RNA sequence: GCCAGCGUAGCUCAAUGGCAGAGCAGUGCUUUUGUAAAGCAAAGGUUGGAGGUUCGACUCCUCUCGCUGGCU
Numbered sequence: 001g002c003c004a005g006c007g008u009a010g011c012u013c014a015a016u017g018g019c020a021g022a023g024c025a026g027u028g029c030u031u032u033u034g035u036a037a038a039g040c041a042a043a044g045g046u047u048g049g050a051g052g053u054u055c056g057a058c059u060c061c062u063c064u065c066g067c068u069g070g071c072u
Base pairs, nucleotide, nucleotide: 001071002070003069004068005067006066007065010024011023012022013021018055027041028040029039030038048064049063050062051061052060
């Protein structure tokens, strides 16, 4: 330099054009003499960034940034 894949909550990951979700972690409450465990609830997101297509984009297209792998 060329090609491919990945980037979503603090972490690990879903969501194949129609309300952005789960588990774990953290917070509060219940339970307990107390802690843990268990149960319940709420919170937590610029979907790496910019632009485009579309009534509507995590999803499709372009550029760009980062990471990983392959080729040279």